[in-house]
RNA sequence: UAAAAGGAUAGAGGCGCGGCGCUCAUGCGUACCGCGGGACAAGGCCAGGUAGCCGUCCCACGGGAGAGGGUGCGCCGCCGAAGGUCAAACGGCCUGCCUGGGUCGUUUUUCCUGGGCCGCGAGAUAACAUCUCACGGACUGUCACGAAAGUGGAGCGCUAUCCAGAUA
Numbered sequence: 001u002a003a004a005a006g007g008a009u010a011g012a013g014g015c016g017c018g019g020c021g022c023u024c025a026u027g028c029g030u031a032c033c034g035c036g037g038g039a040c041a042a043g044g045c046c047a048g049g050u051a052g053c054c055g056u057c058c059c060a061c062g063g064g065a066g067a068g069g070g071u072g073c074g075c076c077g078c079c080g081a082a083g084g085u086c087a088a089a090c091g092g093c094c095u096g097c098c099u100g101g102g103u104c105g106u107u108u109u110u111c112c113u114g115g116g117c118c119g120c121g122a123g124a125u126a127a128c129a130u131c132u133c134a135c136g137g138a139c140u141g142u143c144a145c146g147a148a149a150g151u152g153g154a155g156c157g158c159u160a161u162c163c164a165g166a167u168a
């Protein structure tokens, strides 16, 4: 002087990610409530046990939602942003309690995904909205190889600066 491993800080991707608030539509003329009429007989309240509560269904008329999921806008926090998945624990709801189950959420954990878009299939959902995942496609950022065309890789990546200093 050069420089591998390692460390710190800052930063880029773009229909980028998440949270919150407002808004609008969907949900829905549904649930439910009131009133009138009709039919029926054992059931209904997630499953079993136990206790408790309630008649059930249909029609007409008069009223008539909300949640979950989402659109748009704004604000905030961000660039493993975040999402999915495996397992466990805890909590809310499904009439009280017990045992299960379902669903939603929180924390920890395993593994997967660079990013959004389009198509297709599956699942969730009231849903042809929307979300998630698998597969396919082109695009885009990035690095590697290559003269180019192009090919390949993955965020445990990439860029910049600084620290460090195996080694030559």
Base pairs, nucleotide, nucleotide: 001168002167006163007162008161009160010159011158014079016078017077018076019075020074021073022072024070032063033062034061036059037058038057039056040055043054044053045052046100047099048098049097050096051095082113083112084111087108088107089106090105091104092103093102094101114140115139117137118136119135121133122132123131124130142153143152144151145150